Annotation
The RNA shown here (small-subunit ribosomal RNA) has 1374 nucleotides and comes from an uncultured organism. The coordinates come from a structure-prediction model, not an experiment, and the mean pLDDT is 83. Rfam family: Bacterial small subunit ribosomal RNA.
RNA sequence: AAAGCUUUUCGGAGUGAGUAGAGUGGCGGACGGGUGAGUAACGCGUGGGAAUCUGCCCUGUAGUAGGGGACAACCCGGGGAAACUCGGGCUAAUACCGCAUACGUCCUACUGGAGAAAGGGGGCCUUCGGGCUCUCGCUGCAGGAUGAGCCCGCAUCCGAUUAACUAGAUGGUAGGGUAAUGGCCUACCCAGGCCACUAUCGGUAGCUGGUCUGAGAGGAUGAUCAGCCACACUGGGACUGAGACACAGCCCAUACUCCUACCGGAGGCAUCAUUGGGGAAUAUUGCACAAUGGGCGCAAGCCUGAUCCACCAAUGCCGCGUGUGUGAAGAAGGCCUGCGGGUUGUAAAGCACUUUCUUGGGGAAGAAAAGCCUGGGGUUAAUACCCCCGGGUCUUGACGUUACCCACACAAUAACCACCGGCUAACUCCGUGCCAGCAGCCUCGGUAAUACGGAGGGUGCAAGCGUUAGUCGGAAUCACUGGGCGUAAAGCGCACGUAGGCGGCGAACUCAGUCAGAUGUGAAAGCCCUGGGCUCAACCUGGGAACUGCAUUUGAUACUGCUUGGCUCGAGUCUGGUAGAGGGGGGUGGAAUUCCAGGUGUAGCGGUGAAAUGUGUAGAUAUCUGGAGGAACAUCAGUGCGCGAAGGCGGCCCCCUGGACCAAGAUUGACGCUGAGGUGCGAAAGCGUGGGGAGCAAACAGGAUUAGAUACCCUGGUAGUCCACGCUGUAAACGAUGUUGACUAGCCGUUGGGCUCAUUUAAGGGUUUAAUGGCGCAGCAAACGCGAUAAGUCGACCGCCUGGGGAGUACGGCCGCAAGGUUAAAACUCAAAGGAAUUGAUGGGGGCCCGCACAAGCGGUGGAGCAUGUGGUUUAAUUCGAUGCAACGCGAAGAACCUUACCAGCCCUUGACAUCCUCGGAACUUGGCAGAGAUGCCUUGGUGCCUUCGGGAGCCGAGAGACAGGUGCUUCAUGGCCGUUGUCAGCUCGUGUCAUGAGAUGUUGGGUUAAGUCCCGUAACGAGCGCAACCCUUGUCGUUAGUUGCCAGCGGUUCGGCCGGGAACUGUAAGGAGACUGCCGGUGAUAAACCGGAGGAAGGUGGGGAUGACGUCAAGUCAUCAUGGCCUUUAUGGGCUGGUCUUCACACGUGUUACAAUGGUCGGUACAGAGGGCUGAGAAGCAGCGAUGUGGAUCCAAUCCCAGAAAACCGAUCGUAGUCCGGAUUGCAGUCUGCAACUAGACUGCAUGAAGUUGGAAUCGGUAGUAAUCGGGAAUCAGCAUGUCGCGGUGAAUACGUUCCCGGGCCUUGUACACACCGCCCGUCACACUAUGGGAGUUGGUUGCACCAGAAGUGGAUAGCUUAACCUUCGGGA
Repeated sequence: AAAGCUUUUCGGAGUGAGUAGAGUGGCGGACGGGUGAGUAACGCGUGGGAAUCUGCCCUGUAGUAGGGGACAACCCGGGGAAACUCGGGCUAAUACCGCAUACGUCCUACUGGAGAAAGGGGGCCUUCGGGCUCUCGCUGCAGGAUGAGCCCGCAUCCGAUUAACUAGAUGGUAGGGUAAUGGCCUACCCAGGCCACUAUCGGUAGCUGGUCUGAGAGGAUGAUCAGCCACACUGGGACUGAGACACAGCCCAUACUCCUACCGGAGGCAUCAUUGGGGAAUAUUGCACAAUGGGCGCAAGCCUGAUCCACCAAUGCCGCGUGUGUGAAGAAGGCCUGCGGGUUGUAAAGCACUUUCUUGGGGAAGAAAAGCCUGGGGUUAAUACCCCCGGGUCUUGACGUUACCCACACAAUAACCACCGGCUAACUCCGUGCCAGCAGCCUCGGUAAUACGGAGGGUGCAAGCGUUAGUCGGAAUCACUGGGCGUAAAGCGCACGUAGGCGGCGAACUCAGUCAGAUGUGAAAGCCCUGGGCUCAACCUGGGAACUGCAUUUGAUACUGCUUGGCUCGAGUCUGGUAGAGGGGGGUGGAAUUCCAGGUGUAGCGGUGAAAUGUGUAGAUAUCUGGAGGAACAUCAGUGCGCGAAGGCGGCCCCCUGGACCAAGAUUGACGCUGAGGUGCGAAAGCGUGGGGAGCAAACAGGAUUAGAUACCCUGGUAGUCCACGCUGUAAACGAUGUUGACUAGCCGUUGGGCUCAUUUAAGGGUUUAAUGGCGCAGCAAACGCGAUAAGUCGACCGCCUGGGGAGUACGGCCGCAAGGUUAAAACUCAAAGGAAUUGAUGGGGGCCCGCACAAGCGGUGGAGCAUGUGGUUUAAUUCGAUGCAACGCGAAGAACCUUACCAGCCCUUGACAUCCUCGGAACUUGGCAGAGAUGCCUUGGUGCCUUCGGGAGCCGAGAGACAGGUGCUUCAUGGCCGUUGUCAGCUCGUGUCAUGAGAUGUUGGGUUAAGUCCCGUAACGAGCGCAACCCUUGUCGUUAGUUGCCAGCGGUUCGGCCGGGAACUGUAAGGAGACUGCCGGUGAUAAACCGGAGGAAGGUGGGGAUGACGUCAAGUCAUCAUGGCCUUUAUGGGCUGGUCUUCACACGUGUUACAAUGGUCGGUACAGAGGGCUGAGAAGCAGCGAUGUGGAUCCAAUCCCAGAAAACCGAUCGUAGUCCGGAUUGCAGUCUGCAACUAGACUGCAUGAAGUUGGAAUCGGUAGUAAUCGGGAAUCAGCAUGUCGCGGUGAAUACGUUCCCGGGCCUUGUACACACCGCCCGUCACACUAUGGGAGUUGGUUGCACCAGAAGUGGAUAGCUUAACCUUCGGGA
């Protein structure tokens, strides 16, 4: 404005109301809030400074007079989709504009000039012109406060693989510009400015108070809170304003989003909420202005996602709760178990009590004010107004169902997470079986996992607990506090020297460093101390201390510095000597190699492990003479000489030249030390130019060696080696030890000087210096070691290091002719790499020693046939084990059935076997049938023994369940036993000593032995297990004994020790003796011992056996046995029949028989030992060719039997051949054992008569009663031996010796080995994966220089057009 209401003269007026709303105007939107992109900067921090501005606020002072013309809103009209905009008309102001005035202000040539303003709202009076007064405003000036701008000192990350940067750039003069200084800008002038105390460039980053950590010093960091800065989509720009180049203002440009009628417009959440996206991940589109604060306003009041609160999230800190007391039958259940129990566990249940939650009721503080009424005071002319104090009244709480209190009532509503191998608090079972998985590091898991998964139990923490990521600590592991560099990473190859650092003894001056006091500052918060407030605490709050800093000022003057003037000890200079492979240049000498010429001379020379290539009859090599040329300098000469800075330097002479040392004085007067950069020197190789080139010799060629041999060896041979002039700039350039000064026990050498003692000389002694070596005390050092020439103790300066590899590499820079040098990373990868020392093991290292280890000698194996074992193959099964030596005639001392474990088939299921329970029956037994048998069915006889009369013992049958059973797996879960090293001489301990220690010593050394056997020595002294001995056997002799054994002498005899007898001998079996290096000689250390000898049966452990140290081989065995765990339970157990273990293209081991004449065959003759025998050995005799049968004496065995020993010896024959050798194979006929002899036994007779003529490479055994050869016995066993074990007969050869092969022992040495050389380890290749590169190309970012185009905008110049205020001469001008 309007509706409404009132009024009306019907035009309107009043009210609503100066209200809603728009506009003009004023102030504020430069505060508050957000973010950290940019910024390495006066940005920040701290302390100063002068040439400035400052709205609102405070103080003082002076004003506030008089005019003018417009423009919004509004009305009318137009354009446009919209945003918006254009034209015309009216109007007010604290909007706008002149004029007037000017204390002070500004400018100035010091005369002068310039420059303001606005009024509004109350009250009173009024002559309505106005006056007075209060208040809010306005204007000029001065001051203050606040805020802001500017300048300076110091401080503020990393990179030098960024060393030079700078042209308005440094300064001056003049001007412009700004609020203000200033190259801020412009003109002119000067030639400056910054930088190794790190400029410039690149990378990264907001800064600080603080925060985290740390004993501190430090290190890391910059959330919340506070101060400063910067930014507001990205970039640029100005406007307005006191203040901005402005987060929610404007203009322009790009990108993006949205609207559109396609012309054109709109936007900027790094405000608060919210959405989407991204992500491992971070909240509500909440309430209120009640408090605190801000803006505007006179005020009421309005605005305020500032703020106060609430919501969400255990995100953090703090507090509280999930109950408390009692409760043993130690419940049930779980888990474990040694089966007894233990544990969960007073835990639960049960009984008594309490109530933070819940429900109901009550209920603060945070509120102070403002407003209104009123009293007093101040102010004033005033009882207005305003201010202050007091009283009264009224009102204000988002949080909030608040905190808190009371009452009732139920143990009711409330415990998880991680871990349990060590670090690190906490242990067992099951499952799994290098799988699944764990893991921070070491690592765990391959059948007994405290490590995986589960369970029980336990430990820790607790409304949390663990994981992941990050920071500091430990880390003295960048070492300022507080490290190192001989060998672990680390001394520049060496010197000179710039900057720098450090610097001798007095004195004076100064006060810069240094020290002390005072003042200012070091914001608040935080940390610390001490009070107070929330029931405590976290939290909040008062006070203090601290903020180790900076600035100013006043003092002190020992030390350091500056300045002045002195000193002589450091360092130089002068004089006189000394030694020297010090350097450069020139000359010169002899020996040797090679070559050339000539002589002599003839067939090889040369070379090697052996050869060949090569060279030589065209005359070499050898030898003699002469000559040429180059290079290097034997002896002296020194592991111990000298010189030089280092590299390095060696015939002799001359010239030039550097340094060192010694002695005594004189002289200068700190002149010194070190030395980033820099400069110079710098082995060998290499490069350039030109010479030279004898020898040697990369490359190269040839010959060898070898699997190969691009090597080692040989024959040649070019660069090079040499010289001159340049370059290169590196080496294990090493003492792996920077230079320099001082100090700190000794001893022994060598070189150059001085002094001195004695001396004839030569030599020598002492002492002092400089140099160079060896020991060694203290000390140091991880140890090794160093030790006045330090690696000791101190000082000065420089260089260098920070796990291994990648890598002294890539890229970049610098140097170089090149080769290359120097400086010097990262990605990635590993959990080590490394040093010193120890013990073992080991070496195609050394020393010593042993063994049938080699050698010497004998006989074998490997070739053949057969036997036997193994592998392989085959099979239904060919059961299992043993596998280099140390498995293979092994378990097996004996597989036809059994054994037997395997296979096929048929059967049984508490079982063939053990214990327990119940029932029945004596036990047992006869016969028959079926079946392969196991077994099944039927049947006969029989009723026993003991007794307390209840019953019991044994046996048989049936039943149920506990259980039996397993030659199923694991010997890598085990016991026991055994093999092997090895009958090798070793393996250890106590005490002591040494060493940080591992360890050492002993135990090594000198001898010796079969021996760690013994002796001596000795920081060791002793001891143990081993060695040896004790034991058995054998060899000799006594004693005792006298049958079954013996028989010398005596007697007998059937001639047989047969008999009498004997006890001598042999033998038997008991107990003794004997042998000990005891004796002698020699050697040796007078030892141990060795050599030789005597005696003796035996001589140096007499021969043989038993006996096997600490340990090794995860050696062998779960199938001898035992045993943990696992598996099986009508079968992986048990029974039975048959089969298999006995296969057979092949390979190997161990044996046997042979290949023959040292023999075969035939005949004859002789001599053993040790064994076995009653389910046995079996004689004589008889039968048979024989195996054998028959027989049955004798023997329980020194009695009898097995049982004739054989080779040997004496004869005969064969005559070198596949045989009179050899005997396989096969046929026939038999014998024996046994239920059974086909698969699958042994033997006999006759017949058959294979391979084989002494065995390739290779390999085995044994050193004396042995090898070789010959037979005999036993165990196992019904039967079966070429095997095994013991027995005797005959009976050799050889050993020089330890070089070599194999194995072993001791000492020493190297070691990158320790699963220990069957070790370790290098490179390529193949496959997979990872990181980093290259790659036709493609694409982005940052930056330098130069150039083109150029928006908005600001300033200027010029021109045009337009225009209210002002001026005007009225034209116009501005």